Predicted 3D model of a 72-nucleotide RNA (transfer RNA) from a Holosporaceae bacterium. It matches the Rfam family "tRNA". It is annotated as a transfer RNA. Rfam links the family to the GO term triplet codon-amino acid adaptor activity. The organism belongs to Holosporaceae, within Bacteria.
RNA sequence: GGACGCUUAGCUCAGCGGUAGAGCGCUACCUUCACACGGUAGAAGUCAUAGGUUCGAUUCCUAUAGCGUCCA
Numbered sequence: 001g002g003a004c005g006c007u008u009a010g011c012u013c014a015g016c017g018g019u020a021g022a023g024c025g026c027u028a029c030c031u032u033c034a035c036a037c038g039g040u041a042g043a044a045g046u047c048a049u050a051g052g053u054u055c056g057a058u059u060c061c062u063a064u065a066g067c068g069u070c071c072a
Stems, first nucleotide, its partner, number of pairs: 001071007010024004018055001026042005048064005
């Protein structure tokens, strides 16, 4: 320098253009003498950034940034 892939909650990841989810973690309560386990409820997202297409974009297109793999 070239090709390809990834970027979504604190972490690991789902999400076929129409209200953003799960597990773990976190907070409160129940339970216990206490802790753990278990149960119930809750908080936490400018969906990497910018632009475009569309009635409508996390999803499609383009560029940029970061990370990774391969080729040279």